RNA sequence: GGGUGAUUAGCUCAGUGGUAGAGCGCUGCCUUCACACGGCAGAGGCCAUAGGUUCGAUCCCUAUAUCACCCA
Numbered sequence: 001g002g003g004u005g006a007u008u009a010g011c012u013c014a015g016u017g018g019u020a021g022a023g024c025g026c027u028g029c030c031u032u033c034a035c036a037c038g039g040c041a042g043a044g045g046c047c048a049u050a051g052g053u054u055c056g057a058u059c060c061c062u063a064u065a066u067c068a069c070c071c072a
Base pairs, nucleotide, nucleotide: 001071002070003069004068005067006066007065010024011023012022013021018055026042027041028040029039030038048064049063050062051061052060
């Protein structure tokens, strides 16, 4: 220098055009003498950034950033 892949909740990951979910973690309550386990409820996302396509974009296209890998 060229190419490929990834970027979504605190962490690990789903979600392939129609209002964004799970597990673990966190908070409150119940349970216990207390803790743990268990049960119920809840908080937490402008989906890496910026443009474009579309009636509508986490999803399609382009550029940029970071990380990983391959080629030279």

The RNA shown here (transfer RNA) has 72 nucleotides and comes from a Candidatus Colwelliibacteriota bacterium. The coordinates come from a structure-prediction model, not an experiment, and the mean pLDDT is 82. It matches the Rfam family "tRNA". By type it is a transfer RNA.